The prediction has a mean pLDDT of 84. This is a predicted structure of a 521-nucleotide part of an RNA (small-subunit ribosomal RNA, 5' domain) from an uncultured bacterium. Its Rfam family is "Bacterial small subunit ribosomal RNA". The RNAcentral record of the full RNA draws on ENA, Greengenes and SILVA.
[in-house]
Context: one part of a larger RNA
RNA sequence: GAUGAACGCUAGCGGCAGGCCUAAUACAUGCAAGUCGAACGAUAUUAAGGGGCUUGCUCCUUAAGAAAGUGGCGCACGGGUGCGUAACGCGUAUGCAGCCUACCUUAAUCAGGGGGAUAGCCCGAAGAAAUUCGGAUUAACACCGCAUAAAAACACAGAGUAGCAUUACUCAAUGUUCAAAUAUUUAUAGGAUUAAGAUGGGCAUGCGUGUCAUUAGCUAGUUGGCGGGGUAACGGCCCACCAAGGCGACGAUGACUAGGGGAUCUGAGAGGAUGACCCCCCACACUGGUACUGAGACACGGACCAGACUCCUACGGGAGGCAGCAGUAAGGAAUAUUGGUCAAUGGAGGCAACUCUGAACCAGCCAUGCCGCGUGCAGGAAGACGGCCCUAUGGGUUGUAAACUGCUUUUAUCUGGGAAUAAACCUACUUACGUGUAAGUAGCUGAAUGUACCAGAAGAAUAAGGAUCGGCUAACUCCGUGCCAGCAGCCGCGGUAAUACGGAGGAUCCAAGCGUUAUCC
Numbered sequence: 001g002a003u004g005a006a007c008g009c010u011a012g013c014g015g016c017a018g019g020c021c022u023a024a025u026a027c028a029u030g031c032a033a034g035u036c037g038a039a040c041g042a043u044a045u046u047a048a049g050g051g052g053c054u055u056g057c058u059c060c061u062u063a064a065g066a067a068a069g070u071g072g073c074g075c076a077c078g079g080g081u082g083c084g085u086a087a088c089g090c091g092u093a094u095g096c097a098g099c100c101u102a103c104c105u106u107a108a109u110c111a112g113g114g115g116g117a118u119a120g121c122c123c124g125a126a127g128a129a130a131u132u133c134g135g136a137u138u139a140a141c142a143c144c145g146c147a148u149a150a151a152a153a154c155a156c157a158g159a160g161u162a163g164c165a166u167u168a169c170u171c172a173a174u175g176u177u178c179a180a181a182u183a184u185u186u187a188u189a190g191g192a193u194u195a196a197g198a199u200g201g202g203c204a205u206g207c208g209u210g211u212c213a214u215u216a217g218c219u220a221g222u223u224g225g226c227g228g229g230g231u232a233a234c235g236g237c238c239c240a241c242c243a244a245g246g247c248g249a250c251g252a253u254g255a256c257u258a259g260g261g262g263a264u265c266u267g268a269g270a271g272g273a274u275g276a277c278c279c280c281c282c283a284c285a286c287u288g289g290u291a292c293u294g295a296g297a298c299a300c301g302g303a304c305c306a307g308a309c310u311c312c313u314a315c316g317g318g319a320g321g322c323a324g325c326a327g328u329a330a331g332g333a334a335u336a337u338u339g340g341u342c343a344a345u346g347g348a349g350g351c352a353a354c355u356c357u358g359a360a361c362c363a364g365c366c367a368u369g370c371c372g373c374g375u376g377c378a379g380g381a382a383g384a385c386g387g388c389c390c391u392a393u394g395g396g397u398u399g400u401a402a403a404c405u406g407c408u409u410u411u412a413u414c415u416g417g418g419a420a421u422a423a424a425c426c427u428a429c430u431u432a433c434g435u436g437u438a439a440g441u442a443g444c445u446g447a448a449u450g451u452a453c454c455a456g457a458a459g460a461a462u463a464a465g466g467a468u469c470g471g472c473u474a475a476c477u478c479c480g481u482g483c484c485a486g487c488a489g490c491c492g493c494g495g496u497a498a499u500a501c502g503g504a505g506g507a508u509c510c511a512a513g514c515g516u517u518a519u520c521c
Stems, first nucleotide, its partner, number of pairs: 001520003005517005012373006018366002020331001025329003029326003034073003039070002045064009080284003089209008099201002104197007112146001114144002122135005152177004158171005182189003210256003217247003222244004227239003259281004263274004286307005309320004337363001339362003345359001346357004376407004386398005413457005421448001426443008465510005470491003476505005486493002
């Protein structure tokens, strides 16, 4: 000098930040991922109209429309934590002639004709429940064949160009294989295939990236090859066979510790230490394992299995996962509200209106930090009273300090006014091109918030402490105590004149803080 700090004493206000460093311990409760009726069937309920009549029931049509279901997209983002990991994990620089990429953009082409189911609804059954089973029936942009098809994929012979070796690219002949879906307001949205872009990823490599040699040898899919399987893709990634290799004092192997970086602190720098907050990457989601779906996961609020733990049970069986936001218990020196709003920004779905969003924006708590402001200003000597000290009729000091006089009103209090953050989407109108885009005008929308800010009123009124005073180190006297009580960072102080202990007066340093402790330079 610094801190995600804690403790002691003290405490007026504001702005901006920060806030479980310990038990990746266990979690009550609420919320944190939905959305689309312009994909689909069905429909509780309400209203209107109509039919049948048994006059209060039933059926039909229209309008509005809940919960649930099929389907699409999203749920792989956003948010949390740092267990693991000394590793191509991260950083940096390259490569992929060895790869993928939903939504988005550009370009080209296409969409013909069929089929069988199933959830829901209805009926029935089992069960305490979770839930499950059977029958009948139904729709789709759900599912499945057929047709069409190349610049797509595969196979095979050819020509040309290029390179970096396997090869790559272009041209062209032949054969085989693969597609689609409709909706309505009739012009849009959506669908299929291919090529390219963008974005996001995957893989590989050079170099860099802890401690210990009181760890010296390690290795059997081990190292390489041939062939195959698998993958988006290369590869012992996996398998069969063959060879006997591979790593290591330039530190293998083992053990311990640890997420990495941008950065942060310190320092003149070189370095040293750290990796909270913010950003990028990685890993994880009760513990271990596994795959499914999907463009993307081996998936925090998905599935299955095993385990530990907790809960429900009719004992047959079931349910759960806060390292999301709040909150609880525990641990600890120690770390906050079971708050408001989607107004803005961003995200998901939707043509849109809109819905959802503990992301986010705000508010609450805490002197935890940094910064700013205030606790008055000017005059005022009888240098008052009181206190303390002394060489004591007196003097010194507290001290212009107070009283007293004049002034001001930041801040606090009260009264009144009162924002920006909002422009889009959308609605209405107009204009341009020309038939849905752009521009313009008007209207709609604020959680924070009656907040910030502004004006006024009255009145010095509402506001100072902490540590230290032997040397280091700025600041000294008296009293008490008497190697006691005690102090102390080091030297040391205290045994009867203690500037070092305790009190008082005075002084010094900081100041809404001041000290102590801990840690780093």